[in-house]
RNA sequence: GCGCCCGUAGCUCAGUGGAUUAGAGCGCUUGGUUGCGGUCCAAGAGGUCGGAGGUUCGAAUCCUCCCGGGCGUA
Numbered sequence: 001g002c003g004c005c006c007g008u009a010g011c012u013c014a015g016u017g018g019a020u021u022a023g024a025g026c027g028c029u030u031g032g033u034u035g036c037g038g039u040c041c042a043a044g045a046g047g048u049c050g051g052a053g054g055u056u057c058g059a060a061u062c063c064u065c066c067c068g069g070g071c072g073u074a
Stems, first nucleotide, its partner, number of pairs: 001073007010026004028044005050066005
């Protein structure tokens, strides 16, 4: 250089036949429980889905370019 894969919450990931409200587990915060902590129970915060542009009535999802990471190849 070329080819392929990945990028979604602090972490690990699901969702990729275009429309359900963007979700799960862990973590975090608050409250309950407890002599304190852990466990357990309830509630909550946290995302403009890597960036930009395009297609579309509508994009995390389709197309293009760029950025970052991984693998293969010479």

Predicted 3D model of a 74-nucleotide RNA (transfer RNA) from a Caldilineaceae bacterium. The prediction has a mean pLDDT of 82. Lineage of the source: Bacteria > Bacillati > Chloroflexota > Caldilineae > Caldilineaceae. RNAcentral holds the sequence, with entries from ENA. It matches the Rfam family "tRNA". By type it is a transfer RNA. Rfam's curators write: Transfer RNA (tRNA) molecules are approximately 80 nucleotides in length.